[in-house]
Context: one part of a larger RNA
Order: sequence, then C1' cells, then structure tokens
RNA sequence: UGACGGGGGCCCGCACAAGCGGUGGAGCAUGUGGUAUAAUUUGAAGCAACGCGAAGAACCUAUCCAGGUCUUGACAUCCCUCUGACCGCUCUAGAGAUAGAGUUUUCAUUUGGGACAGAGGUGACAGGCGGUGCAUGGUUGUCGUCAGCUCGUGUCGAGAGAUGCUGGGCUAAGUCUCGCAACGAGUGCAACUCAUAUUGUUAGUAGCCAUCAUUUAGUUGGGCAAUCUAAUGAGACUGGAGGUAAUAAACCGGAGGAAGGUGGGGAUGACGUCAAAUCAUCAUACCCCUUAUGACCUGGGCUACACACAUGCUACAAUGGAGUGGUACAACGAGUGGCAAGUCGGUGAGAACAAGGUAAUCUCUUAAAGCCAGUAUCAGUUCGGAUUGUAGUCAGCAACUCGCAUACAAGAAGUAAGAAUUUCUAGUAAUCGCGGAUCAGCACAACGCGGUGAAUAAGUUUUCGGCCUG
Repeated sequence: UGACGGGGGCCCGCACAAGCGGUGGAGCAUGUGGUAUAAUUUGAAGCAACGCGAAGAACCUAUCCAGGUCUUGACAUCCCUCUGACCGCUCUAGAGAUAGAGUUUUCAUUUGGGACAGAGGUGACAGGCGGUGCAUGGUUGUCGUCAGCUCGUGUCGAGAGAUGCUGGGCUAAGUCUCGCAACGAGUGCAACUCAUAUUGUUAGUAGCCAUCAUUUAGUUGGGCAAUCUAAUGAGACUGGAGGUAAUAAACCGGAGGAAGGUGGGGAUGACGUCAAAUCAUCAUACCCCUUAUGACCUGGGCUACACACAUGCUACAAUGGAGUGGUACAACGAGUGGCAAGUCGGUGAGAACAAGGUAAUCUCUUAAAGCCAGUAUCAGUUCGGAUUGUAGUCAGCAACUCGCAUACAAGAAGUAAGAAUUUCUAGUAAUCGCGGAUCAGCACAACGCGGUGAAUAAGUUUUCGGCCUG
C1' cells in the first nucleotide's frame, strides 16, 4: 500500500423480511455423470458446466467404430513427358468408393511455339476437427451497469507512498454542493442512440369510412374528417408556486399535463479479477503424423441403461373442473424449389384439381384462455395420459437400428409431494394461445408477439456486494 476477520460505522440491491407461483415426490422430454460398448467422437465443471457449443445427429452433417480402398494424394503452386479434350449419357461387375466397355468431343496457328483440359512421372510440398487456451491473437463469460479506476503540476514524507478521491450534506451515481494544500485533467456515471407512451404538419394506396348514395360484403361511386401507416417537428427542464434544508446542492407533497422528477424498456459493460472459457468458428507459435493421426466409400454409433443429478413439459381435478354444441376479440412475423383460398371425396393425418399474392392488395390466419347453453357429481372417475397393439398418412434414395403427426382399441404411475431450494415489485408474477429462425422431415427448447391479469413490501436483525475506519 493492499487483502483478510465468526471487528466497528454508513449505505444499497428480490439479499432478507411480507406475499404469489414453483422445483424436490409421479410419468415423459432434453442435457450431464456413471456403467456398459467395436464405437457409444468431443469441449463445457460452484455461482459464471449440465434444453450449454448444437438456429434442429435416419444418409450427409461428423470428428467415433468395423470393413473395403488410395498414396504428390479429395484441395493449391511449380517442373518434365504424352494426349486432345473435359463434361455429359448408356451398359457390365461391385455394398459403394472404384474398375472396364461404348457413345460424344477443343480454341488458335503456315508450321513450331502457345492457351485450356486430361493422363503419367519426379520431388519440393499438400493435408491433419492431432497436442499444448499454462506459448498466443481475436472473441466471450464473471464480479457488475457495481461506482469506481487513474494521471499532470504542486505540497507533505529520508523513502515506500500520501494528498487530490478524506470531511458536512445530497444523489441511482467520485451525481452535485459547501469546506479543505491542493488546483486541474482523463476514463467510467449521466447525456448523445433505438423503439414505446401524447400530439402538430405533410401525404392518402394496396390502408380507413363520419357525412351522401350503393352492396351479401368498404362491394362500388365518393371522401381523407377520424383510425392507421411513415417522414419531419413539438413535448419534461425540478421549468413555475409552497414547505424543509445552510439563502447551497437537494428533498417532500401538490398544480398543470398524455407523461414528473433517470416516465417505463433496450443497446451501451471503466482500470482490472478468475494462468476463467475457446487451438473443434477463424487465425497462429512450437511439438507430433506423412502408404497415415491424411483422403474416399458402405454399414454401424453419437438414440445403449441396475442407477444419480440438472433444466423443463404434462398431471393428480369441481379451491369452479372435464368432454359436447354455439359465439367474441390480437400482435409480431413469413411466403415463388415457397404461402395456398376455394371445390371435391376421406372419421382424421392428409390426397386430387386449382384462383390469388414477389405482398398494408392474396395466403399462412378459424387465436386460445373468455362468454352462453345443457351433461356428468367426488370416483383412480367422462381426472390423468405413460405404455402397447392394429390400420392408414407425410416429406425423403432410404424411417429396422432411429422421424413427426393420424384413427381405433387398451389404459400405467399419480389423490398436491420430506429435508431442502428457487423466480418475481406492475401491465410484473401467474395463466392463455400465436409467429418466424434452424429446417426435405423433425421443438415440451431457445428467440420474439400479443390476450387475461394479481398479492405483498416501501422496512433493515442476519447472508452477499460498495465506501470509511482503528
């Protein structure tokens, strides 16, 4: 000077308290460990690994295993020789890679040389998802969106260093103010940025419809007032009044206002910490392999299963539930190898025909919880749906290992979960559905969207973090 303490003081945060809902018990999904395996490729390991890399493992992917093959090589440059093509198509053998046969077939130039392509040879080399993230770059997590971290000059100290940054107040904030041997500055904070909440102007088509006609229907004429869309402005600044405070900074309640004291939300992450993560995104140093640790192919595996853990989904039902009929209201998005209205037949998944849309035009797209009606009446049930059988469907070369969905039949555990543990402070929790990305097919995940919509606290005894201190 730091760090640490089951030392002290001050302060803050879903940290605790108050409250709501979960996890831990059941079944299933996904990830991990372990165990088995020819292989079950690999990384990630308290918080900060474990629905994580993976925005999608049937083949491919693909690194793993078995078998079959190649050796200047699947890919690149250079040298030498030969050929004129290469590609494509057909046939045969084979699991295929591959091998053989047939067919087709260059430019340019007088020739040579050349361009381009193929075959063969020689070695320089290629190649490596092989190792080291404790050799590295780049990127990322974390403390933490916590309020800190530093510098110049000066002063103090022999020096390491101190001061400034401490103190009185205040703030979300080293935010601001007052004082002070300090005076200034940088980086963080804040602001600038994005969308959201209100509104003016401009503009009305593919959007909308108050008034006038018209229609089954904003359908058509008409209109752009309102909605909406999208370009540009305004608006909030403790600005004004009152009180408190030190006549400061600021705080308190109120007015006006769509919004009030950072309006709510995102992006933005200081100096640094963890030899944190990543050599398997990529790049890269060194080491290692070079008829193999490289390359190609077929099949298998990553999907195994006495078990343990993590994250989820579905439930156990009447604490207003389940199935049936009727009926209402969204937003974000996507669409030409794609979205598909409608018609027809099918119980259904889907099939056949097929309009429209390169989209504010058409389609996906009937949102679901909700509301109304009647049924069942406390049961392992009209709860629950695992698991199993049969049948048919889809895209795909292919669904046995190993896909999703459909119909019928069967109908397991489960009657609210021990110790323990966790999210969340408002349009939040809880609950309800919808969308696209990846993608031939496959979503209970992750990323977005809207619908319904609470309870509790406004405090600081304890745990974690920040500042001061002997």